About this RNA: Predicted 3D model of a 77-nucleotide RNA (transfer RNA) from an uncultured Gammaproteobacteria bacterium. Rfam family: tRNA. Rfam describes the family as follows. Transfer RNA (tRNA) molecules are approximately 80 nucleotides in length. The sequence was found in a public genome assembly.
Order: sequence, then C1' cells, then structure tokens
RNA sequence: GCGCCUGUAGCUCAGUUGGAUAGAGUGUCAGUUUCCGAAACUGAAGGUCACAGGUUCGAUUCCUGUCAGGCGCACCA
Repeated sequence: GCGCCUGUAGCUCAGUUGGAUAGAGUGUCAGUUUCCGAAACUGAAGGUCACAGGUUCGAUUCCUGUCAGGCGCACCA
C1' cells in the first nucleotide's frame, strides 16, 4: 500500500428479509433476607447504536466516506 472482518449499556454479547418506547448476562445502586457478610430474590439507574453524509414515509439494519481495533496479502532497496 491492497483486501476482509469488527465497532450496540462500565464489561461480554444478542437484535429474526428496514417498522413504533433497542434487549440479555455480568457489574453498579437500593431493598428483602442474615447477628454481620457472601449467596439468593426483587427493583432501579445506565445507550449521541464509533463519527459524518446519503437513500427511504421510516435506518442499529442498506450505500459512501472518515476514525479506531483485528486478520491476511504485498513491499522490505
């Protein structure tokens, strides 16, 4: 330099041919329980869906570019 893949909650990940208020586990906080703690149970908070633009009545989903990370190939005078 070229190609491919990934980017969604603090972390690990779903999201069903584009459709209404985007979810789970874990963690955090509060409560129940306990002599206390852990565990368990209940509830709550937490999201510019990497960023920008485009297509569409409508985009996490499709297209383009940028950024970040990973893999492969090439170059290696």